[in-house]
Molecule: transfer RNA
Organism: Methanomassiliicoccales archaeon
RNA sequence: GGGCCGAUGGUCUAGGGGUUAUGACGUCGCGCUUACAACGCGGAGGUCGCCGGUUCGAUUCCGGCUCGGCCCA
Repeated sequence: GGGCCGAUGGUCUAGGGGUUAUGACGUCGCGCUUACAACGCGGAGGUCGCCGGUUCGAUUCCGGCUCGGCCCA
């Protein structure tokens, strides 16, 4: 330098055009317990990597860029 894949709450992850973005772990509150853990209920937490484009509408499609992974030279 070229090709392919990926980037979504603190972490991991589902969703690939439509009205409210999914779940788990973690965290906070309550219940339970003498207490802790486990378990049950509830809450908070997301500019969907960045900049443009297409569209009535973009996390999703297209282009460029950044970062990461794999491969080729």